[in-house]
Molecule: Bacterial RNase P class A
Organism: Kribbella sp.
RNA sequence: CGGGUCGGUCGGGCGACCGCGUCGUUCGCCGGUAGUGUCGCGGCUUCGCGAUCAACCGGCGGACGCCGAGGAAAGUCCGGACUCCACACGGCAGCGUGGUGGGUAACGCCCACCCGGGGUAACCCGCGGGACAGUGCCACAGAGAACAGACCGCCAGCGGCUUCGGUGAUACAAGGUCAUCGAAGUGCGGGUGAGGGUGAAACGGUGGUGUAAGAGACCACCAGCUCUGCAGGCGACUGCGGAGGCUUGGUAAACCCCACGUGGAGCAAGGCCAAGAAGGGCGGCGGGCAACCGCUGCCUGCGCGAGCGUUCGAGGGCUGCCCGCCCGAGCUCGCGGGUAGGCCGCUGGAGGUGGCCGGCAACGGUCACCGUAGAUGGAUGGUCGCCGGCUUGGCGCGCCGCAAGACGCACCAAGCCACAGGAUCCGGCUUACAGACCGGCCCGUUCA
Numbered sequence: 001c002g003g004g005u006c007g008g009u010c011g012g013g014c015g016a017c018c019g020c021g022u023c024g025u026u027c028g029c030c031g032g033u034a035g036u037g038u039c040g041c042g043g044c045u046u047c048g049c050g051a052u053c054a055a056c057c058g059g060c061g062g063a064c065g066c067c068g069a070g071g072a073a074a075g076u077c078c079g080g081a082c083u084c085c086a087c088a089c090g091g092c093a094g095c096g097u098g099g100u101g102g103g104u105a106a107c108g109c110c111c112a113c114c115c116g117g118g119g120u121a122a123c124c125c126g127c128g129g130g131a132c133a134g135u136g137c138c139a140c141a142g143a144g145a146a147c148a149g150a151c152c153g154c155c156a157g158c159g160g161c162u163u164c165g166g167u168g169a170u171a172c173a174a175g176g177u178c179a180u181c182g183a184a185g186u187g188c189g190g191g192u193g194a195g196g197g198u199g200a201a202a203c204g205g206u207g208g209u210g211u212a213a214g215a216g217a218c219c220a221c222c223a224g225c226u227c228u229g230c231a232g233g234c235g236a237c238u239g240c241g242g243a244g245g246c247u248u249g250g251u252a253a254a255c256c257c258c259a260c261g262u263g264g265a266g267c268a269a270g271g272c273c274a275a276g277a278a279g280g281g282c283g284g285c286g287g288g289c290a291a292c293c294g295c296u297g298c299c300u301g302c303g304c305g306a307g308c309g310u311u312c313g314a315g316g317g318c319u320g321c322c323c324g325c326c327c328g329a330g331c332u333c334g335c336g337g338g339u340a341g342g343c344c345g346c347u348g349g350a351g352g353u354g355g356c357c358g359g360c361a362a363c364g365g366u367c368a369c370c371g372u373a374g375a376u377g378g379a380u381g382g383u384c385g386c387c388g389g390c391u392u393g394g395c396g397c398g399c400c401g402c403a404a405g406a407c408g409c410a411c412c413a414a415g416c417c418a419c420a421g422g423a424u425c426c427g428g429c430u431u432a433c434a435g436a437c438c439g440g441c442c443c444g445u446u447c448a
Base pairs, nucleotide, nucleotide: 001444002443003442004441005440006439007438008437009436010435012387013386014385015384016383017382018381020068021067023065024064025063026062027061028060029059030058031057032056035053037052038051039050040049041048042047070419074430075429077428078427079426080425081424082266083265084264085263090322091321092320094262095261096260097259098258099113100112101111102110103109114128115126116125117124118123129257130256134255135254136251137250138249151196152195153192154191155190158189159188160186161185162184163183164182165181166180167179168178169177170176204222205221206220207219208218209217223247225244226243227242228241229240230239231238232237270344271343272342273341279300280299281298282297283296284295285294286293287292302336303335304334305333306332307331308330315327316326317325318324351370352369353368354367355366356365357364358363388417389416390415391414392413393412394411396409397408398407400405
């Protein structure tokens, strides 16, 4: 200098003008309530009416001030905190995870390591327990795809067939026939599974002995498997030996088996206040001879009809089922009517930042500092200017070079500046992302 690989940070900056939201301080206005306040009037007392004011609550407006989206806020995929069911044991199903050891509140996450695979390497990948519990599947091709099998081949040892020769017999010769021996041939029966072929994969590999030809049939060395010894390691495993039958496909990201884990629902969780209609109950005041009518405070609380049920239990709950347990006087259906507003939950958290210590690391401990949205039809925006960055083109300079060309710098013009916005909150994973900067490690080349 080039290439590769792993990680981290940012993701526009500055200014001006106008405009938003929560909170805090302060000022003003309006309304309510209010004290055994003050004043006035009425009144025998009790008390009533009006005005004014401290305090409190609510609303509106002004001024000033702090703060005001993300690395993913996305996906809703995991794990929790928290809330409720609920007072809890157990079983089944279902679901999830799957090498070992750590981290964490926990996880399917993170870190380190082991094994296998890829890569020269840094590094990357892994649905990483079980195929001897069982059931499936392996197309086509091929003889044959799990205890198989002969397509092309190889074999004359065994049986058969053909030809030739010798010997003997039959009957003297020839010829024929029979028996026997030898030779050559012949793959008919048979032997074979090494060679070739088919295929993703063919029932170990290389070299030899042996054989008619072959074959773990046997031998040596390997690989695999089983048993076993020593050493290292927390462990998964690793290294070095010994013995042995000779050898027992793949697939579980197929069903399944094994080990471990798992209650459910979710902030629209869950609480509080108010309102509401017909009716009922308990009061107060006024009118009225009375019956009754009107107003008002508190509590409860829709109306009509039907069916079932009320301790011999309807219905409901344990959010898949069973068991078992608990609540229970109302429940269900049809028709009609009323209300649906406000507050809490809601942001101080397994929080953030920095130093030091421990640890290979993830992370943990300790000290110090900080206080960073809390909306609810839903807030942070608009305009302008300058700067910055990137792409393309033009032009000039510098450096290397024969040249082509690569690199750097300055100027001009045009264009562009990513993915994208809370809503209970955290820890992760996954996905999207224009561009800029910083660093570790590996390989190559060159120079000193």